[in-house]
Background
The RNA shown here (c-di-GMP-I riboswitch aptamer) has 75 nucleotides and comes from a Chloroflexota bacterium. Its Rfam family is "c-di-GMP-I riboswitch aptamer". Rfam links the family to the GO term cyclic-di-GMP binding. It was read from a public genome assembly, where an Rfam model found it.

RNA sequence: CGAGCGAAACGGCAAACCCGUCGCGAGGCGGGGACGCAAAGCCUCCGGACUCAAAGAGUUAGCGGGGUUACCGAA
Numbered sequence: 001c002g003a004g005c006g007a008a009a010c011g012g013c014a015a016a017c018c019c020g021u022c023g024c025g026a027g028g029c030g031g032g033g034a035c036g037c038a039a040a041g042c043c044u045c046c047g048g049a050c051u052c053a054a055a056g057a058g059u060u061a062g063c064g065g066g067g068u069u070a071c072c073g074a075a
Stems, first nucleotide, its partner, number of pairs: 005073002012037002017032006035062001041068003045065003048060005
C1' cells in the first nucleotide's frame, strides 16, 4: 500500500408518518421526523415486485445479484 474483515473513533445517510409540491399512477423532490443502514454513495446489466395511457414505457438502487467509487484501521 492492497485485499479480507468490522472492534473503536470522526462523522454520514434517513424508513414509516406529517406538511408542501410534481406525476394518470407506482412514486419523485423540499421541510420536519428516525425504523434502520459499513456503502442505505452512484449505476437498471440480470432477476424480482409494483404502476400505466400496457407487444411497450415507467417506478423501486432502503428487494436480491452484478458493476464502480469511498472514510477509519483493532482482532